Large-subunit ribosomal RNA, domain I from a Bacteroidales bacterium, 547 nucleotides, folded computationally.
Its mean pLDDT, the model's own confidence on a scale to 100, is 85.
NCBI's taxonomy places the organism under Bacteria, Pseudomonadati, Bacteroidota, Bacteroidia, Bacteroidales.
[in-house]
Context: one part of a larger RNA
RNA sequence: GGCGCAAGGGGAAUGCCUUGGCACCAGGAGCCGAAGAAGGACGCAGCGAUCUGCGAAAAGCCACGGGUAGGCGAAAGCAGCCUUCGAUCCGUGGAUUUCCGAAUGGGGAAACCCGGCUGGAUAAGCCCAGUCAUCAUAAGGUAAACGCGAAAGUAAUAGCCUUAUGAGGGAAACCGCCUGAACUGAAACAUCUAAGUAGGGCGAGGAAAAGAAAUCAACCGAGAUUCCGCGAGUAGUGGCGAGCGAAAGCGGAAGAGGCCAAACCGGAGGUAGUAAUAUCUCCGGGGUUCGGACAGUAACGUGCAUCGCGUAGUCUAGCUGAAGUGCAUGGGACGGCACACCAAAGAAAGUGACAGUCUUGUAAGCGAAAGAUGAAACGAGCUAACUGUAUCCAGAGUACCGCCGGACACGUGAAACCCGGUGGGAACACGGGGGGACCACCCUCCAAGCCUAAAUACUCCCUGGUGACCGAUAGUGAAGAGUACUGUGAAGGAAAGGUGAAAAGACCCCCGGGAGGGGAGUGAAAAGAACCUGAAACCUUGUGCCU
Numbered sequence: 001g002g003c004g005c006a007a008g009g010g011g012a013a014u015g016c017c018u019u020g021g022c023a024c025c026a027g028g029a030g031c032c033g034a035a036g037a038a039g040g041a042c043g044c045a046g047c048g049a050u051c052u053g054c055g056a057a058a059a060g061c062c063a064c065g066g067g068u069a070g071g072c073g074a075a076a077g078c079a080g081c082c083u084u085c086g087a088u089c090c091g092u093g094g095a096u097u098u099c100c101g102a103a104u105g106g107g108g109a110a111a112c113c114c115g116g117c118u119g120g121a122u123a124a125g126c127c128c129a130g131u132c133a134u135c136a137u138a139a140g141g142u143a144a145a146c147g148c149g150a151a152a153g154u155a156a157u158a159g160c161c162u163u164a165u166g167a168g169g170g171a172a173a174c175c176g177c178c179u180g181a182a183c184u185g186a187a188a189c190a191u192c193u194a195a196g197u198a199g200g201g202c203g204a205g206g207a208a209a210a211g212a213a214a215u216c217a218a219c220c221g222a223g224a225u226u227c228c229g230c231g232a233g234u235a236g237u238g239g240c241g242a243g244c245g246a247a248a249g250c251g252g253a254a255g256a257g258g259c260c261a262a263a264c265c266g267g268a269g270g271u272a273g274u275a276a277u278a279u280c281u282c283c284g285g286g287g288u289u290c291g292g293a294c295a296g297u298a299a300c301g302u303g304c305a306u307c308g309c310g311u312a313g314u315c316u317a318g319c320u321g322a323a324g325u326g327c328a329u330g331g332g333a334c335g336g337c338a339c340a341c342c343a344a345a346g347a348a349a350g351u352g353a354c355a356g357u358c359u360u361g362u363a364a365g366c367g368a369a370a371g372a373u374g375a376a377a378c379g380a381g382c383u384a385a386c387u388g389u390a391u392c393c394a395g396a397g398u399a400c401c402g403c404c405g406g407a408c409a410c411g412u413g414a415a416a417c418c419c420g421g422u423g424g425g426a427a428c429a430c431g432g433g434g435g436g437a438c439c440a441c442c443c444u445c446c447a448a449g450c451c452u453a454a455a456u457a458c459u460c461c462c463u464g465g466u467g468a469c470c471g472a473u474a475g476u477g478a479a480g481a482g483u484a485c486u487g488u489g490a491a492g493g494a495a496a497g498g499u500g501a502a503a504a505g506a507c508c509c510c511c512g513g514g515a516g517g518g519g520a521g522u523g524a525a526a527a528g529a530a531c532c533u534g535a536a537a538c539c540u541u542g543u544g545c546c547u
Base pairs, nucleotide, nucleotide: 001546002545003544004543005542006541007540008539009538015532016498017497020470021469022467023466024465025464026463027462028461029459030458031170032169039100040099041098042055043054044053046078047077050074051073061094062093063092064091065090066089070082071081072080105114106113107112115132116131117130118129119128120127134167135166136165137164138163139162140161141160142159147154148153174205175203176202177201178200179199185192189239215222216221226253227252228251229250230249236244237243257451258450259449260395264285265284266283267282268281269280270279271278272277291393292392293391294388295387296386297385303382304381306380307379308378313373314372315371316370318366319365320364324339325338326337327336340357341356342346348360349359350358400424401423402422403421404420405419406418410436431446432445433444434443435442485492486491505531508519509518510517511516
């Protein structure tokens, strides 16, 4: 030195476990904010660094309700208190709520600095309370310059002031609108694709958007919108490449239709005019496509998506809740043996090993002073029909056309339909739009005004539940952490779980400066805190054999 055997160190794998995650289902909630939010800074405990809770009334204050023997948070300890005259705890409502932050009296390098006015207090300073940002809209007040006029003035605008109401900022995704890439694919690349995606901006709601035919269809008819399954990877479109990709119709979910403008009637006011009158504005009635006004006939019923009341119920604390003992083993019985019992409860978790009958629960029932939600009922409010057709009304710089773009599955194409820019620019129901260039016939609908639940999308959040989901290099980045740490910054971003049933966490003795060790003791076991199990690499000790 090698090969074995034995015993260690080291190391953290593996096994087992779960406080944490992941995915989904059902229900709820779907907003918070100038009455100061979200998020923070700084403080608050007798001793208090961190977290949690709270705010100078500071681990808390008040009231009401629940609940019952302990309590003074995680978190031990010392000291001291509270509590059956009901504490701690749980729920509902209220009080307080420093400073920063939209931050709003002014400033500012956030958590700081400096003010004005009114009131209080004071000898005064200091102090206390309230108030003072900007924008929009409305009302009221005041009121220039220019112009006209000789002047008075007219005009009452810009501006300013006061009052009232509203806004501002935040929030995970979903939604609408505006804006809008590139990588990539086309095996290169330019039209095209990726994609109206990512990104940016604005805005809203619990959903949003869309929506009651100037729609489709095809000579038969349907009857708002939205979503799903077919139609169908079809018809088409396409350097006819890569690709893109409908609609009608059918089957389902849901189901709901309404209101103006105008004609006409009435009222008030303005302008022109001596006046009649003309015209305009506002308000009320009327009316809305089965067209209406208008003329006539008949009539008090039907419904409602509005408001009130807030009932039943539901939510926000809780409560009752069956049935097992003995023997032996063992540290311990929930396992074994013996004999029982309950079950509308044999879901589950815990308890010193595997528990229907030990604990918490489970089945089945019960419960609210206060707050929230809330069908039904009731009340209020609103709301209808038919006939006739002479006259009147029925959304204009609109429809449409040229040019240029966009969007439609449709890339300019034979390119309709829809939207925008620009230049032109109608008709008036005897009218107008559409039916994929265009024309005729025919059919169908009525633009240029508005609103509209449900079916649909999503989940920061609350409650309950489920898993051929993970089990500490997994599962969230995170078994708590956006921490430590890195970076000027935007930003990047970890590692780290397990004694034991119970601390019973090793009194005492010995060696040692200590660390540590040896006894003793605890414990079922040292499992001894560098603590369950404790593999391998790697490093040793002893010994056998070989060299």